Record summary:
Predicted 3D model of an 86-nucleotide RNA (c-di-GMP-I riboswitch aptamer) from a Pseudomonadota bacterium. Rfam family: c-di-GMP-I riboswitch aptamer. Rfam links the family to the GO term cyclic-di-GMP binding. Rfam's curators write: GEMM was predicted in a large-scale screen for bacterial structured RNA regulatory elements.
RNA sequence: AUUCAACAACGGCAAACCCGUCGCAAGGCGGGGACGCAAAGCCUCCGGUCCAUCGGCUUACGCCAAGGGAUAGCGGGGUUACCGAG
Repeated sequence: AUUCAACAACGGCAAACCCGUCGCAAGGCGGGGACGCAAAGCCUCCGGUCCAUCGGCUUACGCCAAGGGAUAGCGGGGUUACCGAG
C1' cells in the first nucleotide's frame, strides 16, 4: 500500500418500546432501553419503500403523473477510519 472480517483487545453505535420535544405526516432530536451492527461513521448519486400536497382516471377501493419531503438500521454506489489477520 492492498485485501479480508475468523479469533482476541481497547472500545463504539443502538431496533422495538417508554418519556419529553419538533414536524400536517412519513419521521427527526434529547433521555431511558438493547434487537441487532465490522463501517449501524459520513454523503440521497441510482433503484426501492414510505409521507403530505396538487392534477388526471375510477361508483368506490384504488391507480397513474408532477414537483417536494423521509429513510444511510432497504439495497447498490461514493468517501473516511480503530484493532487484528493474509